RNA sequence: GAGUUUGAUCCUGGCUCAGGAUGAACGCUGGCGGCGUGCCUAACACAUGCAAGUCGAGCGAAGCAGUAGGACUGCGUCUUCUUCGGAAGACAAAGACUUAUUGACUGAGCGGCGGACGGGUGAGUAACCCGUGAGGAACCUACCUCGGACAGGGGAAUAACCUGAGGAAACUCAGGCUAAUACCCCAUGACCUAUUGGGGAAGCAUUUUCUUAAUAGCAAAGAUUUAUCGGUCUGAGAUGGCCUCGCGUCCCAUUAGCUAGUUGGUGAGAUAACGGCCUACCAAGGCGACGACGGGUAGCUGGUCUGAGAGGAUGGUCAGCCGGACUGGGACUGAGACACGGCCCAGACUCCUACGGGGGGCAGCAAUCAGGAAUCUUGCGCAAUGGGGGGAACCCUGACGCAGCGACGUCGCGUGAAGGACGACGGCCUUCGGGUUGUAAACUUCUUUUAUCUGGAACGAGAAUGGACGGUACCAGAGGAAUAAGCCCCGGCUAACUCCGUGCCAGCAGCCGCGGUAAUACGGAGGGGGCGAGCGUUGUCCGAAUUUAUUGGGCGUAAAGCGCGUGUAGGCGGGUGAUCAAGCCUGUGGUGAAAGGUUGGGGCUCAACCCCAAGAGUGCCGUGGGGACUGGUCGCCUGGAGGCAGGCAGAGGAGAGCGGAAUUCCUGGUGUAGCGGUGGAAUGCGUAGAGAUCAGGAAGAACACCCGUGGCGAAGGCGGCUCUCUGGGCCUGUCCUGACGCUGAGACGCGAAAGCGUGGGGAGCGAACAGGAUUAGAUACCCUGGUAGUCCACGCUGUAAACGAUGGAUGCUCGGUGUCGGGGGUAUCGACCCCCUCGGCGCCUAAGGUAACCCGGUAAGCAUCCCGCCUGGGGAGUACGGCCGCAAGGUUGAAACUCAAAGGAAUUGACGGGGGCCCGCACAAGCGGUGGAGCAUGUUGUUUAAUACGUCACUAACCGUAGAACCUUACCAGGUCUUGACAUCUUCGGAACCCGGCUGAAAGGCCGGGGUGCCCUUCGGGGAGCCGAAAGACAGGUGUUGCAUGGCUGUCGUCAGCUCGUGUCGUGAGAUGUUGGGUUAAGUCCCGCAACGAGCGCAACCCUCAUCCUGUGUUGCUACCGGGUCAAGCCGGGCACUCUCAGGAAACUGCCCGUGCAAGCGGGAGGAAGGUGGGGAUGACGUCAAGUCAGCAUGGCCCUUACGACCUGGGCUACAAACAUGCUACAAUGGCGCGUACAGAGGGCAGCGAUACCGCGAGGUGGAGCCAAUCCCAAAAAGCGCGUCCCAGUUCGGAUCGGAGUCUGCAACUCGACUCCGUGAAGUCGGAAUCGCUAGUAACCGCAGGUCAGCGAUACUGCGGUGAAUACGUUCCCGGGCCUUGUACACACCGCCCGUCACGUCACCUGAGUCUGUUGCACCCGAAGCGCCUGGCCCAACCGCAAGGGGGGAGGGUGUGAAGGUGUGGCCGGUAAGGGGGACGAAGUCGUAACAAGGUAACC
Repeated sequence: GAGUUUGAUCCUGGCUCAGGAUGAACGCUGGCGGCGUGCCUAACACAUGCAAGUCGAGCGAAGCAGUAGGACUGCGUCUUCUUCGGAAGACAAAGACUUAUUGACUGAGCGGCGGACGGGUGAGUAACCCGUGAGGAACCUACCUCGGACAGGGGAAUAACCUGAGGAAACUCAGGCUAAUACCCCAUGACCUAUUGGGGAAGCAUUUUCUUAAUAGCAAAGAUUUAUCGGUCUGAGAUGGCCUCGCGUCCCAUUAGCUAGUUGGUGAGAUAACGGCCUACCAAGGCGACGACGGGUAGCUGGUCUGAGAGGAUGGUCAGCCGGACUGGGACUGAGACACGGCCCAGACUCCUACGGGGGGCAGCAAUCAGGAAUCUUGCGCAAUGGGGGGAACCCUGACGCAGCGACGUCGCGUGAAGGACGACGGCCUUCGGGUUGUAAACUUCUUUUAUCUGGAACGAGAAUGGACGGUACCAGAGGAAUAAGCCCCGGCUAACUCCGUGCCAGCAGCCGCGGUAAUACGGAGGGGGCGAGCGUUGUCCGAAUUUAUUGGGCGUAAAGCGCGUGUAGGCGGGUGAUCAAGCCUGUGGUGAAAGGUUGGGGCUCAACCCCAAGAGUGCCGUGGGGACUGGUCGCCUGGAGGCAGGCAGAGGAGAGCGGAAUUCCUGGUGUAGCGGUGGAAUGCGUAGAGAUCAGGAAGAACACCCGUGGCGAAGGCGGCUCUCUGGGCCUGUCCUGACGCUGAGACGCGAAAGCGUGGGGAGCGAACAGGAUUAGAUACCCUGGUAGUCCACGCUGUAAACGAUGGAUGCUCGGUGUCGGGGGUAUCGACCCCCUCGGCGCCUAAGGUAACCCGGUAAGCAUCCCGCCUGGGGAGUACGGCCGCAAGGUUGAAACUCAAAGGAAUUGACGGGGGCCCGCACAAGCGGUGGAGCAUGUUGUUUAAUACGUCACUAACCGUAGAACCUUACCAGGUCUUGACAUCUUCGGAACCCGGCUGAAAGGCCGGGGUGCCCUUCGGGGAGCCGAAAGACAGGUGUUGCAUGGCUGUCGUCAGCUCGUGUCGUGAGAUGUUGGGUUAAGUCCCGCAACGAGCGCAACCCUCAUCCUGUGUUGCUACCGGGUCAAGCCGGGCACUCUCAGGAAACUGCCCGUGCAAGCGGGAGGAAGGUGGGGAUGACGUCAAGUCAGCAUGGCCCUUACGACCUGGGCUACAAACAUGCUACAAUGGCGCGUACAGAGGGCAGCGAUACCGCGAGGUGGAGCCAAUCCCAAAAAGCGCGUCCCAGUUCGGAUCGGAGUCUGCAACUCGACUCCGUGAAGUCGGAAUCGCUAGUAACCGCAGGUCAGCGAUACUGCGGUGAAUACGUUCCCGGGCCUUGUACACACCGCCCGUCACGUCACCUGAGUCUGUUGCACCCGAAGCGCCUGGCCCAACCGCAAGGGGGGAGGGUGUGAAGGUGUGGCCGGUAAGGGGGACGAAGUCGUAACAAGGUAACC
C1' cells in the first nucleotide's frame, strides 16, 4: 500500500496478501564451473578402522644384524714320531657358545616431557555464566626470554628379567637379581622463606615497599661428546590462568514473602590467594514491590536476518568465553584437571566367561542402527599452515590441506547467432471474412562458449630434497548446431483469456470466495504472463502492523475512567539570590579482539570469494573545563496553600422529642342487600348484617400542598415541626505563616437496592405461594388473597445502566441569557429596578475539537503533572488457584477451541399491534350474489398405453383454447420413410398433368395407359418452370434452458409520483430542489424558502355520447301536394323534420354574491351541458430472475434410419375426492296458456336465405331478393291484457335415464348439437367465510357477433330495454400517498432472532482414584575418597654399637559422603466410570424472550 464487516458511507478494529531472509524439507525438473555449506530430531545406542605420542643424546635388560675378540670342539693338510693301532705339534675350513662393540632395527619396562592443547557437542546453567568497564596492597604460571648465583659428598631400593604359584581370562601373588636425569641423606645458601629488632618511604586503612641485624629452614643430574643439550636456587619479563566489584542480560505476581552457615564478629583450619570456604563460640541479623523466594524457558557474545530508524527476531557455519564428556559421586598425579580417547566407587546399559570373575563408554574422523520431513565418504596426504616429542635426522597429528557426495545456498556461463512469407503444414479460436501460434519453423550463411577427443602444462616450495590436490587449473589443436529447459501462474488483490469437459459432483482456495448446464476461479487444450537450472509448496523470523504507539495510539457513544473519598511510598512542583557539580554540555586519554558490515584500492578472465588500508563501532572507564536548565544545600519573598476576624444560605450528618391528614383494624350507633373487581368476568367479602355513614379507640409507616433544569453533600444519597451535638461551603477584611503544594500503587474508610445473622416491630405494599381469569398452553401479563421483606437496633455483605456511560489538580481561550448565595456602586427617606463583582446550578452559541452525533469557561478546546484502564468477536467475567464472606457470593482472572468478523455514528429505503395529514366500493350505509343443490366449464389429485404442454395468493384455475369426433395434436399403440413432409445448390432423365388395375387399415408399394406445352436455337441442342432419380452439403425438432434473451403481457396503478443539470451543504453515503403554510382528482396551483431551472408522469391535445348551426339527400325521412292499398313512404314530387356522413359552434370558475394575501372554495344566475360534463384510448422511474423458448424471433446445449416425417386407431371427454368460475333453480313481484307492443348494434356469396308447401318439432323441399341505410338473419325479451294454478317438493324445479328422430360431416361407438314422447333427482334461499356495485350504475331482460362443416357458448366481446337503494362518517379491516419517529430489518416483518431438548464432531473443567516426573523436609543405610584417631601388626634409606628412636604403611575406628530405602508434604503432567458447561455442524422438536410502543418499554 491492497483485499475483506454495509444496500451504500465514514470511523474503529481484527484477519489476509504483495517484500526480504533460511543449516531447511517436500513436489516437478535438471547442462557446466567457482566459492561456501550439510543430524535443527535421540547429550539415543554404537560393529570396525583411525584420531597422542615421542625421546636410546636419562636407564637396565632382551632379541636381531654387522664388526672385533676369547676359550672350546676340531674336518682337512703338512711336519715329526710310531708298537703302524695311532700319537704329538703346526697351519686352519667350519660350527655352536661367549665377550666387547656398532646399528636410522623391533616390541615391552624404569625415567622425562606431552596426554589440562588441538577436535567434537549445548544436556545443564537466569549465574559474576556471559558482555563491558574497573580492581587484586589477596594470587599462581611448566615450557619461553633476560639477569644473578650454583651443581660437593654419600646411600638404599625397584620394574624389566629369572624361578615358583594361582587364574578360563583380565591379571595377580611369593622369592631372587639390576640401572638411571627414578628415590633418599649430608654439606654449601648470594638469593629465598619464617620470626624478632632498628631506620626510611607510600597509602583513608587492613597494610605495602626499601634497607639493615640476628636466629631457624631449604638446592642440584647428568647425557653426548667438545660443542651443545640439560639440572638447582633466585629476581624480572612474557604468556596463560584464578579471585573481587559497578553496570547490562527472557517469561510468570494465578510464585509475596524468603533465609540457620542464614547475616555479622572472634579464634583455629583450609587454599596459589581473599572470603562462612570450613569449624567452635558470640550477636540476631540479612534479602524483598527498584520484584526477594519459587516456577518455566534458555549456553552468552562478536555477529546474523529484518526495519527509514527506533526497534523486533535470532546466536547454524567463522571467532571469543563458558559448561558437560554413559548417569551420579570422588579424589590422585601434575605448573596446570577434579581430567572426552586417566584412576576409584555406585547405577543403568552392553560385551566376554570355564559362572569363580572380567571388559566397555564416537557430544574426535569416517561408518552403522534407530528416531525423523531431513543432513555426506568406513577417501587421499602430512606437500602447505599449526601442534606434541626430540640436539637433530625424524616420528606422531581424521587439527589441517585436499578430493568425494547433495541445485542446500550464492556467483558466473551455456543450451546458439544473423538472414528468412503481407505469413507453409499442423494446433487453437472464429462473427466463417479471418485471427493466432509466428521470424517461430523449414531453408541459407556463420560461430564453437560448454560438453567430447588429442597434445602441452604450472604457481602453491624464499638454497637443496620434498606436491595429497593432479596430468588438475590454464594453454593449444580437432570436428560438429552439434551434448544441454523447465517450473509456477493467468476471478480481484496481481502481470497474464479463450475453447472444451464437468454440473454444489469431481474439485479449487492465502483472504474475499468459485462449482447447482453457457465456470477467464474445477480438469484438459490453445494462447498469454512471471522466473529460469531452476520453479513452486510448506515451516519459521522481521516487515507491512502507528495492531503495545520512546520515536508513534487511545478511553462520552467503537475495547477502555477504579462507585466515592482520606492518605503512605513514589512521581511532579511558585518567585528570587548564593553555592555544589549528581544529571546535562564540551575538550582530551584508555578501551571498545579478530572476522563481519561501510568506503577506497588490489588479486583470481568477471562475479561470488579472497587480500590491503581507512573510517566507524551511537558504549564503558578516567581526566580538564562550563554553570543556562533539572537536582542538592543555605538565605529571602507572597501571588499557590493554610490560618485569623466578621457575616451568610442550605432536604449535609447523628440523636431525642412532637404533629396532623390518610390507610387498616377494633368497639358502639344508624341502616339494608349487595359490595368489590375487570376488556368482560370470576375467585373474595356480605342477612352471623357487609359496603355506605356517624362517634370513639388502637397501631405502624410515610410526610400532600410549599416543590422550582431550586438547595446541600465526595459519592451512595438527603424533604413534616422543634431541640441538642456536628462536617463542609461561600462572601467581606487582607492581619498572620511562608511553598507548608498537586496526584496518589498498596492501605484505610464510606458506599442504593436486594440479601444474611440476632432481637424487636408489622398499618399499607408485597417476591414466594394459593385461588380466579386469559390462553393452543399461561408455572406470565389482569384480578382476589398473601409469607419473607419493606420499618427499628446492632453486626455482615460491598455490588448497580454506583451514568455526565466524561478520574483528579492548575493555568489559558469570543459572547448572550436565566436562576441560587454573598459583597459593592449610583440614586433614594427606604426598598425594588439598574450597573459592577465573587461562588454555584442550567440553557444557547463563536473559535477550536470530533468518525459523526455532538462538546463548546461546569470542554469532549489549548497546555502541564499524577493515577486508573484498553489492544478483534465468541469461549468468559467462565475455569483453576489465591484472598475476602456465615451463606449467597465478591475480587483477582486465563487457556484450549472457534469465527471473518464483532462494533460506533450517520445515510437511503423498507417495516411497526409508532404518531400526524389524506385518498380508494377500503370500511360503514344499501342492493344483488358466491359458499348449501343439480348441471356446465376449468384446475388439483388419482387413474391410464396415453389421459399432450404451459399457467399457481391478490396478479393460476369458462386462463393460452375467437370452437379437441378425423384434422387440429404437440400425447399413446401399431404400420411405415431416411437428403427426408418443407428450403437452396450440383448432375442426369422426363413437360407438367390425367386415367386405370392389383395389394394394404391407411400411409405406401407394384404395374399399365394417355399426354406432349412455353422461350431461344447455328436444328445438334440449350433455358425457365414442374416431376422423378442419385450423391452430398444440409433440412427438420411443440426436444431443453423464460434463471442466457428480443418482443409482448400481467401487477402495484391512472397511484402521483420518479428524476436530472447547475449551484449550495456534508470527509462521505447523501441532502437541498421534491420539505414547510394553504389548495387540488393530481409534485394541481399559490405563498414562503439556498436554491434556480428542466425532463418523464398529472392535466390538455385524440375518439365517442349529450345541444345547436352549416353542408349533403339515397338505399334514409314524409310536414306539405298528388297517386294508391284491407293496411302500409307503397309510388311521384319534396329535403322542412328525424336520421346519415362531414365540418363548425358551445364551458373558460367567464359573470354575480360571500370568503381568502393568493391559489382556490361555497352559493347563485344563465345554459343542452358547470366546475376534470359521462365514457374510452393513453400506464412515469421502477418492482415481482412475475408470465411466455408452445404465437413469433433468437444464443447455447441436445437428437440425426430419429427427440425428424407419414398413416390408421386411441387419448386430450377417464373419476373415489377437493377447489375455482358460471348457468338453472328452490317459486305467486311466480309458473303455464292465449293475445299484443317497443330496440340498438351487428353479420351475410363455398354466404344470409324471404313468400310458399311438408313435418307436432328439430328440420325438409324450394328458391324470390341481397356484394346490402335497399334484401335476409329477425321472433327482441322482460313489458302489457286476459285466463289458470293456490303454497304443495307443487301446473315450482328441471337433473338423470328410456325410446324415437333431425342436421352437419368421409365418419357422431368411444365423443356433437338440436327435436319429440316418456321419466321426473337434488333443491323449500344456503355454516364459518366471502364477492360485485355510488346512476342510466346495480339488478332484471333479451339481441348480435367473432371462432366455426357442426358443436359441448350457461363462455367471451359488444348492443340496447326496464331501471333502483344508500353514503352519518373515517374509529376499525384492506390497499395506497406525504411528513415524522424507532429499528439489531436491507433476498428489507412471509424480516431478524433467543433458549431448552434430540443427533454428530471437537477441545476444555471437574472427578472415587490410579500412574509417571520433579522438588522440600525428617529419618535409615552408607560405596569410593578425603580429614581425624589408633593400644595390636608391618616397614630399605636418617639417628643409634645394639636395643630402640624418629618417620611411614596396612588394618581398624570415626566424621563427611553419592546412589539407595522409608515416611510425609508441594508442584507439573498422563489416564478414568461418572458429572458439567462450551464451540461447531443446508433444510429436526418446543415455544416467542429481544429488535417497532416487538404487542407487559428495554436494560443494570